[in-house]
Two RNAs folded together computationally: RNase P RNA and transfer RNA, 469 nucleotides in total.
C1' cells in the first nucleotide's frame, strides 16, 4: 500500500424567501377572530411488533396443577430471550517440530442443562439400527481321492471387505490356528481421591477392560421465571336517541384456564324502592320498578386530561477488566390528533464527466413512554486482527 | 396505534406424533363419440409447498428471521 474479517462513529452544512404545527408575548376586535414579533419542531433505525418494563383497568389478596417461556458459569440491570467478563466445544491461521501427533498463541463462531431417568423414532440399503448379529471373507476339524485347488458339513472369529447418515472405543506392540481389551503402553470413557477456582471448569493420582449409537428446534425430566388485557388502556364533560328489547340468580364474591384451602356475605330476610295479601307483629308470600352483568338494537364521530421532566441528555471525577454504578456541575430537546416537521434559490461539500455541464442523492418518517433484539441502509471516518506485495 | 390468523397446481382446499413418486374437486391439453357443440369416456401436463437460514441421515411438517395478505377494536346510555 492492497485485500478480507470484526468493532465503533457520522450519515449533508450555512444563509435567504414563502408556507405548516406547538408554546409564549404584544396590538386590534363586531369576541367569531385578525395582524405582528420570538422560541422549538423526526431517526439510527422513528420500522418489524420479536422480547422486557413503566403506566392504567380488571375491588384488595395465598398454595398447587395445567399452560407458556428461558437454559454453560459469574456479574450488571427496573426487567429481559439483553449486555459484560469468564469456562468449554467447533473452524481457521501462525509458532515449536524433519514430519505426524501433541503443545502454545491469535482471530472467529456456538439455541452450550439432561438420551449411563423413562418412552418413542431411526425410511431405503444392509447379516445386523440396539436384549445384538454374521453376507463376502479369515482360521480349525471331518468327508468327497493322499497333497495343492475346489466343494459339502460342523465349529471359532469380527482384524479386513461390503451396506448405510450412523455398525458396539481409537492407535501401536505383543499374542493367537485365525482373531478379539485377550494382555500391555498412550489417548478416550466411568468411579473415586487430592489440589486450585465464588462457579462453569482446570490440573494431578489411584482403580475399573469399558458401562457404551444418534435424536430433547421428539414426548419428557430437572432448574428458574411468568395473573390477564392493553393509551382505541383508563378518567371527566358535552351533544344526540326508541333513554328501547331480551336473558341472569339460593348460593354469591375475592379467584382471572382448573383445583384446593382460607376470608367476607347469605342460607327464615339475595342490593334498593314501592304496591297488594297475610300475621303468632319478629316477619312471611306474591307482584312491579330501579340498580348490576351480558347480548341485540339505537345514537355520536365533539372537547379536556392521560401526554411528555424522563430508569432523560452533555461534561468532569471516582469505583470496576468490562457491562455498569456513584458523586458534582450544566441543560430542557416535537407532543400533533385523518395527523405539522415542507418547497424554491444561492454558496460550500458529495457523485459522474478531460471540460462545458449534469445528478438532487442510502434506508427511511414520531403517534403513551422507556431498555433491548432483529431487519433495511448510498457514502465517509477511526480502530483491531490476518494474509500478500514493496521499501529500509 | 394495538391484537389475532393465513400463504400448498390457474382457482378452492386436504396433507394424521418428520420418512423418500405431495394429493382431491373444478379448470387446461390430447384422443374417442357427434354432422357440429355440450355432456360423457380414456389418457396427459401442470408444484423450487411465499422467501432465506438453521436442527436432523432426511423438513410442506420442527425452530428463527423476513415478505405479502385477511379479520377484530372507540365513546354514550
Nucleotide at each position: 500500500c492492497a485485500a478480507g474479517c470484526c468493532g465503533g462513529c457520522c450519515g449533508g452544512g450555512u444563509g435567504a424567501u414563502c408556507g405548516c404545527u406547538g408554546c409564549c408575548c404584544g396590538c386590534c376586535u363586531u369576541c367569531g377572530g385578525g395582524c405582528g414579533a420570538g422560541c422549538a419542531g423526526a431517526g439510527g433505525a422513528a420500522a418489524g411488533u420479536c422480547c422486557g418494563g413503566a403506566c392504567u383497568c380488571c375491588g384488595g389478596g395465598g398454595g398447587g396443577c395445567a399452560g407458556c417461556g428461558u437454559g454453560c458459569u459469574g456479574g450488571c440491570u427496573a426487567a429481559c430471550g439483553g449486555c459484560c467478563a469468564g469456562g468449554g466445544g467447533g473452524u481457521u491461521c501462525c509458532g515449536c517440530u524433519c514430519a505426524a501427533a501433541g503443545c502454545g498463541g491469535g482471530a472467529u463462531u456456538c439455541a452450550c442443562g439432561g438420551c449411563a431417568a423413562g418412552u418413542g423414532c431411526c425410511a431405503c440399503a444392509g447379516a445386523a439400527a440396539a436384549c445384538a448379529u454374521a453376507c463376502c471373507g479369515c482360521c480349525c476339524g471331518c468327508c468327497g481321492u493322499u497333497c495343492c485347488c475346489c466343494g459339502g458339513c460342523g465349529g471359532g472369529u469380527a482384524a479386513g471387505g461390503g451396506u448405510g447418515a450412523a455398525a458396539a472405543g481409537g492407535u501401536g506392540c505383543g499374542g493367537u490356528a485365525a482373531g478379539a481389551g485377550c494382555g500391555c503402553a498412550c489417548c478416550g470413557c466411568g468411579u473415586u481421591c487430592c489440589g486450585g477456582g465464588u462457579g462453569a471448569c482446570c490440573g494431578g493420582g489411584a482403580c475399573g477392560g469399558c458401562a457404551g449409537g444418534g435424536u430433547a428446534a421428539a414426548c419428557c425430566c430437572c432448574a428458574c421465571g411468568c395473573g390477564g388485557a392493553g393509551c382505541a388502556a383508563g378518567a371527566c364533560c358535552a351533544a344526540a336517541u326508541a333513554g328501547g328489547a331480551g336473558a341472569g340468580g339460593a348460593g354469591g364474591g375475592c379467584c382471572g384456564g382448573c383445583c384446593c384451602g382460607g376470608c367476607c356475605c347469605g342460607c327464615c330476610a339475595a342490593c334498593c324502592u314501592c304496591g297488594g295479601c297475610u300475621u303468632u307483629c319478629g316477619g312471611g308470600c306474591c307482584g312491579a320498578g330501579g340498580a348490576c352483568u351480558c347480548u341485540c338494537g339505537g345514537g355520536u364521530a365533539g372537547g379536556u386530561c392521560g401526554c411528555u421532566u424522563g430508569a432523560c441528555c452533555c461534561c468532569g471525577c471516582c469505583a470496576g477488566c468490562a457491562a455498569u454504578g456513584g458523586c458534582g456541575g450544566g441543560g430542557c430537546u416535537a407532543g400533533a390528533g385523518g395527523a405539522a416537521u415542507g418547497a424554491u434559490c444561492a454558496c460550500c461539500g458529495c457523485c459522474c464527466g478531460c471540460a462545458a455541464g449534469g445528478g438532487a442523492c442510502a434506508c427511511a418518517g414520531a403517534a403513551u413512554c422507556c431498555g433491548g433484539c432483529u431487519u433495511a441502509c448510498a457514502g465517509g471516518c477511526c480502530g483491531g486482527c490476518u494474509u500478500g506485495c514493496c521499501u529500509a | 396505534g394495538g391484537g389475532c390468523g393465513g400463504u400448498u397446481a390457474g382457482c378452492u382446499c386436504a396433507g394424521u406424533u418428520g420418512g423418500u413418486u405431495a394429493g382431491a374437486g373444478c379448470g387446461c391439453c390430447u384422443g374417442c363419440c357427434u354432422u357440429a357443440c355440450a355432456a360423457g369416456c380414456a389418457g396427459g401436463a401442470g408444484g423450487u409447498c411465499g422467501c432465506a437460514g438453521g436442527u436432523u441421515c432426511g423438513a410442506g411438517u420442527c425452530c428463527u428471521g423476513c415478505a405479502c395478505u385477511g379479520c377484530c377494536c372507540a365513546c354514550c346510555a